The prediction has a mean pLDDT of 85. This is a predicted structure of a 72-nucleotide RNA (transfer RNA) from uncultured Methanobrevibacter sp. Rfam family: tRNA. Rfam links the family to the GO term triplet codon-amino acid adaptor activity. The gene name in the source record is trnV.

RNA sequence: GGACCGGUGGUCUAGGGGUAUGAUUCCUCUUUGACGUGGAGGAGAUCACGAGUUCGAAUCUCGUUCGGUCCA
Numbered sequence: 001g002g003a004c005c006g007g008u009g010g011u012c013u014a015g016g017g018g019u020a021u022g023a024u025u026c027c028u029c030u031u032u033g034a035c036g037u038g039g040a041g042g043a044g045a046u047c048a049c050g051a052g053u054u055c056g057a058a059u060c061u062c063g064u065u066c067g068g069u070c071c072a
Stems, first nucleotide, its partner, number of pairs: 001071007010024003018055001025043006048064005
C1' cells in the first nucleotide's frame, strides 16, 4: 500500500429497512433470624463519526476513524 471482517447501555451480546434482544451490573420490593441464593419490578444504548439514498436507516451506499485477520 491492497483485500476482508468488526465498533450496539458500565461490561458481553442478538438483530442485516418499520425507533433495539438477552445476559450481567446497579436500584427498589419480596423470600431468610441475618447474609447469600431464588422470585417480581425498575433504571441504563441519539447502535464509532460525518454525509447520501428512502415515507422511514443500527441495518443499504460513500467517506473518515479505531481494532483485528490475510496478501505484498